[in-house]
The RNA shown here (c-di-GMP-I riboswitch aptamer) has 89 nucleotides and comes from a Bacillota bacterium.
RNA sequence: GGAGCGAAAGGGCAAAGCCGACCGAAAGGCGGCGGCGCAAAACCAUCGGGUCUAAAGCCCUGCGAGGCAAUGACGGCCGGGUUGCCGAA
Numbered sequence: 001g002g003a004g005c006g007a008a009a010g011g012g013c014a015a016a017g018c019c020g021a022c023c024g025a026a027a028g029g030c031g032g033c034g035g036c037g038c039a040a041a042a043c044c045a046u047c048g049g050g051u052c053u054a055a056a057g058c059c060c061u062g063c064g065a066g067g068c069a070a071u072g073a074c075g076g077c078c079g080g081g082u083u084g085c086c087g088a089a
């Protein structure tokens, strides 16, 4: 000088919940507070599975409704892929 392991500290993200005189049919998203947790809780939904919603459309109707339906959504549901921070003994 380099590599491996790797604690603390620093930096990063932000669940539930609450608020919005923001978007959306909804699921959900976005912003503020908040902080359960996270080394990939960064990205990919045109990688696969799963889950949520049900607008268009279709079916049904006793006209109140009901059923089907993803092209909508979730990457903090699981697997996979891509990229990737600091560091003592």
Stems, first nucleotide, its partner, number of pairs: 012038002017033004022029002036076001042082003047079003050074003057068003
Record summary: It was read from a public genome assembly, where an Rfam model found it. The model forms 95% of the base pairs in the Rfam consensus. Lineage of the source: Bacteria > Bacillati > Bacillota. Its Rfam family is "c-di-GMP-I riboswitch aptamer". Rfam links the family to the GO term cyclic-di-GMP binding.